A computed fold for a 72-nucleotide RNA from Candidatus Saccharibacteria bacterium UBA2834, annotated as transfer RNA.

[in-house]
RNA sequence: CGGGGAUUGGCGCAGUGGUAGCAUGCACGCCUGGGGGGCGUGAGGCCGCCAGUUCGAACCUGGUAUCCCCGA
Numbered sequence: 001c002g003g004g005g006a007u008u009g010g011c012g013c014a015g016u017g018g019u020a021g022c023a024u025g026c027a028c029g030c031c032u033g034g035g036g037g038g039c040g041u042g043a044g045g046c047c048g049c050c051a052g053u054u055c056g057a058a059c060c061u062g063g064u065a066u067c068c069c070c071g072a
Base pairs, nucleotide, nucleotide: 001071002070003069004068005067006066007065010024012022013021018055026042027041028040029039030038031037048064049063050062051061052060
């Protein structure tokens, strides 16, 4: 320098055009004599960043940042 992949709650991941979900963690409550464990409720992210397309973008397009892989 060229090509490819990843980037989404604290952590790990799903979601490939129509108001963002799961698990875990956290807070509260309940069950249990207690511990361990289980159940329920709730808070928490506008999707790495900047533009563009569209009635509408996490999703499509361009640029860019960080990390990983391949090649030179």

Rfam family: tRNA. Rfam describes the family as follows. Transfer RNA (tRNA) molecules are approximately 80 nucleotides in length. It was read from a public genome assembly. The source organism's lineage runs through Bacteria, Bacteria candidate phyla and Candidatus Saccharimonadota.